[in-house]
Context: one part of a larger RNA
RNA sequence: UGACGGAAGGGCACCACCAGGAGUGGAGCCUGCGGCUUAAUUUGACUCAACACGGGGAAACUUACCAGGUCCAGACAUAGUAAGGAUUGACAGAUUGAGAGCUCUUUCUUGAUUCUAUGGGUGGUGGUGCAUGGCCGUUCUUAGUUGGUGGAGUGAUUUGUCUGGUUAAUUCCGUUAACGAACGAGACCCCCGCCUGCUAAAUAGGUGCGGGAAUGCGCUUGCAUUGCUGCAACUUCUUAGAGGGACUUUCGGUGACUAACCGAAGGAAGCUGGGGGCAAUAACAGGUCUGUGAUGCCCUUAGAUGUCCUGGGCCGCACGCGCGCUACACUGGCACACGCAACGAGUCUAUCACCUUGGUCGGCAGGCCUGGGUAAUCUGUGAACGUGUGCCGUGAUUGGGAUUGAUUGUUGCAAUUUUCAAUCAUGAACGAGGAAUUCCUAGUAAACGCGAGUCAUCAGCUCGCAUUGAUUACGUCCCUGCCCU
Numbered sequence: 001u002g003a004c005g006g007a008a009g010g011g012c013a014c015c016a017c018c019a020g021g022a023g024u025g026g027a028g029c030c031u032g033c034g035g036c037u038u039a040a041u042u043u044g045a046c047u048c049a050a051c052a053c054g055g056g057g058a059a060a061c062u063u064a065c066c067a068g069g070u071c072c073a074g075a076c077a078u079a080g081u082a083a084g085g086a087u088u089g090a091c092a093g094a095u096u097g098a099g100a101g102c103u104c105u106u107u108c109u110u111g112a113u114u115c116u117a118u119g120g121g122u123g124g125u126g127g128u129g130c131a132u133g134g135c136c137g138u139u140c141u142u143a144g145u146u147g148g149u150g151g152a153g154u155g156a157u158u159u160g161u162c163u164g165g166u167u168a169a170u171u172c173c174g175u176u177a178a179c180g181a182a183c184g185a186g187a188c189c190c191c192c193g194c195c196u197g198c199u200a201a202a203u204a205g206g207u208g209c210g211g212g213a214a215u216g217c218g219c220u221u222g223c224a225u226u227g228c229u230g231c232a233a234c235u236u237c238u239u240a241g242a243g244g245g246a247c248u249u250u251c252g253g254u255g256a257c258u259a260a261c262c263g264a265a266g267g268a269a270g271c272u273g274g275g276g277g278c279a280a281u282a283a284c285a286g287g288u289c290u291g292u293g294a295u296g297c298c299c300u301u302a303g304a305u306g307u308c309c310u311g312g313g314c315c316g317c318a319c320g321c322g323c324g325c326u327a328c329a330c331u332g333g334c335a336c337a338c339g340c341a342a343c344g345a346g347u348c349u350a351u352c353a354c355c356u357u358g359g360u361c362g363g364c365a366g367g368c369c370u371g372g373g374u375a376a377u378c379u380g381u382g383a384a385c386g387u388g389u390g391c392c393g394u395g396a397u398u399g400g401g402a403u404u405g406a407u408u409g410u411u412g413c414a415a416u417u418u419u420c421a422a423u424c425a426u427g428a429a430c431g432a433g434g435a436a437u438u439c440c441u442a443g444u445a446a447a448c449g450c451g452a453g454u455c456a457u458c459a460g461c462u463c464g465c466a467u468u469g470a471u472u473a474c475g476u477c478c479c480u481g482c483c484c485u
Base pairs, nucleotide, nucleotide: 008485009484010483011482012481013480016476017475020440021439022438023437024436027326028325029324031322032321033320034319035317036316043054044053065312066311067310068309069308071306076119077118078117079116080115086113089108090107092105093104094103123300124299126298127297128296132294134288135287136286137284138283139282144183145182146181148179149178150159151158152157162174164173165172188277189276190275191274192273194244195243198241199240200239201238204235205234207232208231209230210229211228213226214225215224216223217222247270249265250264251263252262253261254260328433332392333391334390335389336388337387338386345379346378354373355372356371358369359368360367361366399430404425405424406423407422408421409420446468447467449465450464451463452462453461
């Protein structure tokens, strides 16, 4: 000095509690981990900080594992063999999972590329993350960290970096042997919310005036709605550039009448306006050698731990644990009708792979034929929950949809250990879940769908997006932790 232990005092956090909400833990299923089993069930990671994690949804590939079978892609050097041939390839038959000349029989072919031995390379999803780089995670989402000059001390060190008030904050006010600084915080960057002001728009629109069509009311001109087309000026809506806008502004309280806090007003906006990103110092023997043609050392290197091919496995099931999905119904289920989103994405080297409208066939899944789109132009956003009407009527029931049988289709070379989808049938547990325990303060929780990632096919996953939209705090340090003295 204070990592560690003890005592006291402050402060903070829904990875803490309180007040509550939704749950999880019970059921069925999905998925990860362990165990068991197995030729193999490849492997990493195990409190927070392993377990729907490795962007890990593996039919082949992936793939590292298992059973088999090929190949050399063994550079280079030295020595040998060797043109009277170092070696290479191969039909057929046998052999083989195999139309592998792999091997054997048989001979042909090739021509210094190779072959043999040694050294030395190369490759390796082989080992070591306890040899490393880089990256990530975590301590740690809190406010912390450091040096110069000066002061104190022989010195390590300390002061600065603080009694107090205040803040999300070592944020500020102030106190002051310190003064003036640096990193972090903040500022900054991105997204959202306002602009009837600017710049514009046949890849966006509405308005006005026309043309023609359909439907309804009127039957006589007309009126209303819907969609097609033309012209005009325009930019409210849409898009996106430049800008503006909030600075706690003004007022009233509290307060050292400082910093600041509370209330109100104006305002689109007054929790740092909301949400993200970035993010110091010091560390961990945290994770990754299975991201890398990053990498030390060790191992292996032709009967290969290299590489390719075939098949299997990673999916196996007395069981235990974790993340989830679907439910247990009437705030509901089913049928018909109606009314609404936003974020994305789309044919690659062009070679056919992509998004797919419309028409048609089919109960459906899906097929066929035509088009559009390299995209504000085409798909195209008629999403779900919701609203209206009808049926059901408290019954393991028209709740629930596991399990299993039959059939059809699609993707793929290939679907058996059923990829997925559809139809018919079957109709299990489940009566709101013990002890425990997770997450959460506003457009949030929850409910509800959609898009993207992965993707030939396949979401119960993840990451985003909108729609509907609560209850309860607006506090405390009691539990669990963290920081300071």